Description
The RNA shown here (transfer RNA) has 71 nucleotides and comes from a Candidatus Falkowiibacteriota bacterium.
[in-house]
C1' cells in the first nucleotide's frame, strides 16, 4: 500500500426502499413465607456526514473504528 468483511437496545442478534424485531440484562407489578424460577409490563438502539428518492439500518461517496487475505 492493495483487495475485501464488519458496524443495529448495556450483550447476542433477525431485517435486500414503507411504524426496528427478538432473547438475555436492567425497572415495575404478580406469585412466593423470604430468595429463585414462573407470569404480565415498561425502558433502551440503526458508528459519523454527505447525496439519490415522495421515503433510506437497506443503494452511492468519503471518513472513522475493528477483521482477514496479499504486499
Nucleotide at each position: 500500500g492493495u483487495g475485501c468483511c464488519u458496524a443495529u437496545a448495556g450483550u447476542u442478534u433477525a431485517g435486500u426502499g414503507g411504524u426496528a424485531g427478538a432473547a438475555c440484562u436492567g425497572c415495575u407489578g404478580g406469585u412466593u413465607g423470604u430468595g429463585g424460577u414462573c407470569c404480565a409490563g415498561c425502558u433502551a438502539g440503526c458508528g459519523a456526514g454527505a447525496g439519490u428518492u415522495c421515503g433510506a439500518u437497506u443503494c452511492u461517496c468519503u471518513c472513522u473504528a475493528g477483521g482477514c487475505a496479499c504486499c
Overview:
Its Rfam family is "tRNA". Rfam links the family to the GO term triplet codon-amino acid adaptor activity. The organism belongs to Candidatus Falkowiibacteriota, within Bacteria.